[in-house]
Context: one part of a larger RNA
């Protein structure tokens, strides 16, 4: 190089954008790099085959012609199907246009329930907590109760295998701005596309800098249980974070354990957005059946898989392009580098062992 894989055995980057790079839709004409076809020239001897001749034969040698030299160069032809250059096309993609969905993102402004604190008032002996207790709390009047008030945090019930988003991930109400994506079209450009080494952006919690906030919770830390013991699990406290505002940090079972686009390949049944019809109708942004797209279940055929399953949302049938794998174990360590304030990340072994 060929060749075998990455849902679960080793093995899909955390997601996307994009540079080089690779690959690329239909139709004509040109051109002939590339392909292919004839030919010329070149392609040392030896080896190798046929023959002829010298060693007494014969290995061996000579001479001759044949072959083999798979290639290089030159001339001439062929154009499917690659490239190349010109022209055109509408499916691919984008563009606009329209009424609709949407917890999509930013910011501001509001609101609600419930916790805990404070005042006030009512009440007066336990409260709380657990399996049982005890630490705690309470006549300096707790726990209950009824009123005001403060101040963070979250947004019950709608709430759904429902819905947006590349992915983290988004859920109370309203305004502003801003992004996407579906559906529909006698619109418009016309291949502008796929994938993407490196590189760029965004990336849950925790962690870390500054500088605010701190009601509940609640690592750490302290007591109290329990227990041979209990650096735990159970209870009382509570620190730090948890919220905000600005910067870092770059990881997670980052999962669908399934990398991205594309064509092909039985269905059944629900559910969300949109169109389209037909019929209902309280005449609307209504409902009900089909139907067609795009999405998300479920369940199963054909193939597929060691199986478990997967199965038009593919793990079936091709294609293109990226990552990644190669016995456990030392090891995600060590050293070296790059990047962070630092925690560490990201690259990423070997002796040895088995």
């Nucleotide at each position: 190089u060929u060749g075998g894989g990455u849902c679960u055995a080793a093995a899909g980057c955390g997601u996307c954008c994009g540079u080089a790079g690779u690959c690329g839709g239909u139709u004509u004409u040109g051109u002939a790099a590339a392909u292919u076809c004839u030919u010329u020239g070149u392609g040392a001897a030896a080896u190798c085959g046929u023959g002829u001749a010298g060693c007494u034969c014969a290995a061996c040698u000579u001479c001759a012609c044949g072959g083999c030299g798979u290639g290089c160069a030159g001339a001439g032809g062929a154009c499917a199907c690659u490239g190349c250059a010109a022209a055109a096309c509408u499916u691919g993609g984008g563009a606009c246009a329209g009424g609709g969905a949407g917890g999509g993102g930013u910011u501001u402004g509001g609101a609600g329930u419930a916790u805990u604190c404070u005042u006030g008032g009512g009440g007066g002996a336990g409260c709380g907590g657990u399996a049982a207790a005890a630490u705690g709390u309470u006549u300096u009047a707790a726990u209950c109760c009824c009123a005001a008030g403060a101040g963070g945090a979250c947004u019950a019930c709608c709430u759904g295998u429902g819905g947006c988003g590349a992915a983290g991930g988004c859920g109370c109400c309203a305004a502003a701005c801003c992004a996407g994506a579906a559906c529909u079209g006698a619109u418009c450009c016309g291949a502008c596309g796929a994938u993407g080494a490196g590189g760029g952006a965004c990336g849950a919690a925790a962690g870390c800098c500054a500088g605010g906030g701190g009601a509940g919770c609640g690592a750490u830390c302290a007591g109290g249980a329990u227990u041979a013991g209990a650096u735990a699990c159970c209870c009382u406290a509570g620190u730090a974070g948890u919220c905000c505002u600005g910067g870092c940090u770059g990881u997670a079972a980052a999962c669908g354990c399934u990398g991205c686009g594309a064509g092909c390949u039985a269905g059944a049944u629900g559910u969300u957005g949109c169109g389209c019809a037909a019929c209902u109708u309280u005449a609307g942004a209504a409902g009900u059946u089909g139907c067609g797209c795009a999405g998300u279940g479920u369940c199963g055929g054909a193939g597929a898989g060691a199986a478990g399953u997967c199965g038009u949302u593919g793990a079936g049938c091709u294609c293109g392009c990226c990552a990644c794998c190669u016995g456990g174990g030392a090891a995600g360590u060590a050293c070296g580098g790059u990047c962070g304030c630092a925690a560490g990340a990201c690259u990423g072994a070997a002796a040895c062992u088995u």
Small-subunit ribosomal RNA, central domain from a metagenome, 354 nucleotides, folded computationally.